Description: RNAcentral holds the full RNA, with entries from ENA. This is a predicted structure of a 695-nucleotide part of an RNA (large-subunit ribosomal RNA, domain II) from a Minisyncoccota bacterium. It matches the Rfam family "Bacterial large subunit ribosomal RNA".
Context: one part of a larger RNA
């Protein structure tokens, strides 16, 4: 892992409630005695005390009352609710549902490992270096110095054994719970070592690492108090049936914990008090508005010691400042002359009735809530952010459908079963994959799109619809032919300026037009186009405004997506008819739980238990409430069953219950076992990193 077994609300004593039975002109015995049993059970005997039969008040004490008080008022407590056994369910105090600490104390046990010390013993291959002292020999007054031998000192040197662990590999289910190998320090010393000895747990010892003190140390280790204590983490074991929350208010050394209330759920009671309809209030929010508090905007009128520019010789004018006043047009959680819907809060007929509401009493659970809608505060009118509000919605506690997928989105207003019946919802109907390749008019050419969140200033003879306008058979625009000339190379300037660097000028003529020139162009001419003009052609051209689909801006990490496949509709928009599409609704059948009726039995007369109609229901986490299964064991019954085979075991397809499950066969087994009524528990396991055993 896995199989098997084992494994958690239990005992006792109080107390509350509910239930049972007994007694009730009160109930009840406790301990001790006593009878009795093989032993536990039993049966008497004991009124000690206990509850109850009156309460008030500190208390005197007074009593259907009494306290308070001066009070006869008022106000608070009362004004008859028996009591006991059993049983369930809670609370109280103990281990108290179960495992679980780190840790606090006591009392021992350790220095065979390790520190430090005594005590007595051992060990250090070889090699180099040569202090001090000594001898000789020199200088020197001396003190002292040199030089040669000579001698062997050292926490010297270099290097084995020995001691140590620097670095760096291996090894990390090891050769090992710290090792190998290379390398590397020390190696006559503060040296290494054997024995024996001695010091301990708030103590020892410590060239001090809080290191060591038996693979444990910032307080060993064993054993005991001890089932420490855990507001924390886990786990806590059959089945049906009915109902069914909460994540919220105060208080909390309080915030992942309680305590009360509020929300479930049962049992009494009470009876319409709830809801729903109408009516009648009070408000100061949305909107709105500027009358009052402020804020901003523009114009016009006055005023004024008018800061300060500007003109002017001044006077004075004229911009501007400041204020006040009118018109115009505005803003405000902390402005309102106004002002709703909702909500709330009084009444009232009627309507609802197996529905509410309110009272008292048993037992609860929750008190981290998300998301989504709406009004808001924080924040960036940022979050899957974060704090408030709503009798909001759903999920939590909700399955189905749809949304590729998906707690909070849509849809059923919500799944008692069973059905190869049927209608429909959201959402779909070309294939995956059930259903229109649907009708009708449209758009869009981008694969735009193909449900929604996904895009912007910006830009464009992409294309549809609408309107305004100018231009036009007296010939528009476009295109093609022609012409676009003359005075003059205007005048100026300048090396040069000839329509075309630049500056003034921008006139005449000829014409059907043609500028002292709109652009290329040359060093300056030249040269090529426009403007304007005729001809040719034959009907629409040209500008703006609005608007519908699309077009670029538009960069990302798999080729990587519309859920794919695909699609020019199977995209987009208007309008239709079909069709599919759910546990929604219907339809046939079964269950069941409430009320109601009706009939049967029973009866303690109160109602139970069945049968048949009707009605309404029956998702469910925390939890309430009820009915069962089944395990072990006792009594008592079947005067059961059983070697003609108990129990257990095995066996997917017999039978019977909604289910726990029970019953039958047939094999295996070989010795005890059930059935009804009660009765008591060591009373059900898949989960605790469970606990033991198997493999």
């Nucleotide at each position: 892992g896995c199989c098997u077994g084992c494994g958690a609300g239990u005992g006792u004593a109080u107390g509350u409630a509910u239930g049972u039975c007994g007694c009730u002109c009160g109930g009840c015995u406790a301990a001790g005695c006593c009878c009795g049993u093989a032993a536990c059970g039993g049966g008497g005997u004991g009124g000690a005390g206990c509850c109850a039969u009156a309460g008030g008040g500190a208390a005197a004490c007074c009593g259907a009352g009494u306290g308070u008080u001066a009070a006869u008022a008022g106000c608070g407590c009362g004004u008859c609710c028996g009591u006991g056994u059993c049983a369930u369910a809670c609370a109280u105090a103990c281990g108290a549902c179960c495992c679980g600490a780190a840790g606090c104390c006591a009392g021992g046990u350790g220095a065979g490992c390790u520190u430090g010390c005594c005590a007595u013993g051992a060990g250090c291959a070889g090699g180099g270096u040569g202090a001090a002292g000594u001898g000789a020999g020199g200088a020197g007054a001396a003190a002292u110095c040199c030089u040669c031998a000579u001698g062997g000192a050292g926490g010297c040197c270099c290097g084995a054994a020995c001691c140590c662990g620097u670095a760096g590999a291996u090894c990390g289910u090891a050769c090992a719970a710290c090792g190998u190998c290379u390398u590397g320090g020390g190696a006559u010393g503060a040296c290494u070592u054997g024995u024996g000895g001695u010091a301990a747990g708030g103590a020892g010892u410590g060239a001090a690492a809080a290191g060591c003190u038996a693979a444990u140390c910032g307080a060993a280790c064993c054993u005991g108090g001890u089932a420490a204590u855990a507001g924390c983490u886990g786990g806590u074991u059959c089945u049906c049936u009915c109902c069914g929350a909460a994540a919220c208010a105060u208080c909390u050394u309080u915030u992942g914990g309680g305590a009360u209330g509020g929300c479930g759920u049962c049992g009494c009671g009470u009876g319409c008090u709830c809801c729903c309809u109408c009516c009648g209030g009070g408000g100061g929010u949305a909107g709105a508005g500027c009358a009052c508090u402020g804020g901003a905007a523009g114009g016009g009128a006055c005023a004024a010691a008018u800061a300060g520019g500007g003109a002017g010789a001044a006077a004075u004018c004229u911009c501007g400042u400041u204020g006040u006043u009118c018109c115009u047009a505005u803003c405000a959680a902390a402005c309102u002359c106004c002002g709703a819907a909702u909500a709330c809060c009084g009444g009232a007929c009627g309507g609802c009735a197996u529905g509410a509401g309110c009272g008292c009493g048993g037992c609860a659970g929750u008190u981290a809530g998300a998301c989504g809608g709406u009004g808001g505060g924080g924040g960036c009118g940022a979050a899957g952010c974060u704090c408030c509000a709503c009798a909001c919605g759903u999920c939590g506690a909700a399955g189905g459908g749809g949304g590729a997928a998906g707690a909070g989105c849509c849809c059923u207003u919500g799944a008692u079963c069973g059905c190869c019946a049927g209608u429909u919802a959201a959402g779909g109907u070309c294939c995956c994959a059930a259903a229109a390749u649907c009708u009708a008019c449209g758009c869009u050419a981008a694969g735009u799109a193909c449900a929604a969140c996904u895009u912007a200033a910006g830009g464009a003879a992409g294309u549809g619809a609408g309107g305004a306008u100018u231009c036009u058979u007296c010939g528009a625009c476009a295109a093609u032919g022609a012409g676009g000339a003359u005075g003059u190379u205007g005048g100026c300037u300048u090396a040069g300026a000839a329509g075309c660097a630049g500056c003034c000028a921008c006139c005449a003529u000829u014409u059907a037009a043609a500028g002292a020139a709109a652009g290329c162009g040359u060093a300056a001419c030249a040269g090529c186009u426009c403007a304007c003009u005729c001809a040719u052609c034959g009907a629409g051209a040209g500008u703006c405004c609005u608007u519908g689909c699309g077009c670029c801006g538009a960069a990302g990490a798999u080729a990587a997506u519309c859920g794919g496949g695909g699609u020019u509709a199977a995209g987009c928009g208007u309008a239709g008819u079909a069709c599919c599409g759910a546990a929604a609704c219907u339809g046939c059948g079964g269950g069941u739980g409430u009320g109601c009726a009706u009939c049967g039995u029973a009866u303690u007369c109160g109602u139970a238990c069945g049968a048949u109609g009707c009605a309404c229901g029956c998702g469910g986490u925390a939890g309430g409430a009820g009915a069962g299964c089944g395990u072990u064991c006792c009594g008592u019954u079947c005067u059961g069953c059983u070697g003609u085979g108990a129990a257990g075991c095995u066996a997917a397809a017999g039978g019977g219950g909604u289910g726990a499950c029970c019953c039958a066969u047939a094999g295996u087994g070989g010795a005890g076992c059930g059935u009804a009524c009660g009765g008591a528990a060591g009373u059900g396991a898949g989960a605790a990193u469970g606990c033991a055993g198997g493999c």

Source information
Its mean pLDDT, the model's own confidence on a scale to 100, is 82. NCBI's taxonomy places the organism under Bacteria, Bacillati, Minisyncoccota.